[in-house]
RNA sequence: GUUCGCAGCUAGGGGUGCACCGCGACUGCGCGGCGCUGAGACAAACCCUUUGAACCUGAUCCGGUUAAUACCAGCGCAGGGAAGCUGACAACUGCAUCA
Numbered sequence: 001g002u003u004c005g006c007a008g009c010u011a012g013g014g015g016u017g018c019a020c021c022g023c024g025a026c027u028g029c030g031c032g033g034c035g036c037u038g039a040g041a042c043a044a045a046c047c048c049u050u051u052g053a054a055c056c057u058g059a060u061c062c063g064g065u066u067a068a069u070a071c072c073a074g075c076g077c078a079g080g081g082a083a084g085c086u087g088a089c090a091a092c093u094g095c096a097u098c099a
Base pairs, nucleotide, nucleotide: 001092002091003090006087007086008085009084010083011049012048013047014046016043017036018035020033021032022031023030024029055080056079057078061074063072064071
């Protein structure tokens, strides 16, 4: 000096669904309760930040599965998508000096 991983700091990005019941609105909504999945279902939490499937679009998508969402597979070397610094350790490498 470079690099993998790790930790920290600062900054940024992202989602909040489904089923049932009650109440109030009156069509596709709000509040409360309860259950399901999940890291997270509004928690000052969780996940992700270009090595980017966090998340969005296509999509009210296709097949399987489920009470339904979730989930599995496809779409998908499709299109988008938010980063810098510091620290210790390790490995490798360069230079200088000494023996």